Predicted 3D model of a 74-nucleotide RNA (transfer RNA) from a Pseudomonadota bacterium. Lineage of the source: Bacteria > Pseudomonadati > Pseudomonadota. Its mean pLDDT, the model's own confidence on a scale to 100, is 80. The same sequence occurs in records of 2 taxa. Rfam family: tRNA. Rfam links the family to the GO term triplet codon-amino acid adaptor activity. Rfam classes the family as a transfer RNA.

RNA sequence: GCCUACAUAGCUCAACUAGGUAGAGCACUUCAUUCGUAAUGAAGCGGUUAUGGGUUCGAUUCCCGUUGUAGGCU
Numbered sequence: 001g002c003c004u005a006c007a008u009a010g011c012u013c014a015a016c017u018a019g020g021u022a023g024a025g026c027a028c029u030u031c032a033u034u035c036g037u038a039a040u041g042a043a044g045c046g047g048u049u050a051u052g053g054g055u056u057c058g059a060u061u062c063c064c065g066u067u068g069u070a071g072g073c074u
Stems, first nucleotide, its partner, number of pairs: 001073007010026004020057001028044005050066005
């Protein structure tokens, strides 16, 4: 230098290929239970979907650029 893949909650990951309100587990907060703690149960909080554009009535999703990470080729 070239090619490919990936980037979503504090962490690990879904949702994409069928474009239509962004979800799960863990963590955190509150409550119940207990003499108290742990465990368990219930509820809640938490997102500019890396970034800039394009297409579209509508984009995490499709297209292009940029940045970063990983792998491969020379």